Predicted 3D model of a 117-nucleotide RNA (FMN riboswitch aptamer (RFN element)).
[in-house]
RNA sequence: CGAUGUCUUCAGGGCAGGGUGCGAUUCCCGAUCGGCGGUACAGUCCGCGAGCGCGCAAGCGCAGGACUUGGUGCGAUUCCAAGACCGACAGUAUAGUCUGGAUAGAAGAAGACGUGC
Numbered sequence: 001c002g003a004u005g006u007c008u009u010c011a012g013g014g015c016a017g018g019g020u021g022c023g024a025u026u027c028c029c030g031a032u033c034g035g036c037g038g039u040a041c042a043g044u045c046c047g048c049g050a051g052c053g054c055g056c057a058a059g060c061g062c063a064g065g066a067c068u069u070g071g072u073g074c075g076a077u078u079c080c081a082a083g084a085c086c087g088a089c090a091g092u093a094u095a096g097u098c099u100g101g102a103u104a105g106a107a108g109a110a111g112a113c114g115u116g117c
Stems, first nucleotide, its partner, number of pairs: 003115008017029003031097002033087002035048004043085002051062004067083005089100003
């Protein structure tokens, strides 16, 4: 340094202001946010996680979203410029942003101690 086992810790952000209304952070104007791994630095590429069902478990199945143009460059749907778009389930006046399952779980990240080459 690589492989592998056990354990520990960590691991998500966000409606200011205004309108209508009996009532809306849910509608309308407007505001605002961006998990993890990969790759030229990514909410929109590829893959994964968060939900639900079955199962002792490993796991299996189902559901659930979105980008273009121009520039630089060997190389970028990732950078720069511009204009767009998207967001589980339950509750409630219709919710990415409120409340709840959740003092949960988790993609993974870091570390400790072993094993063997």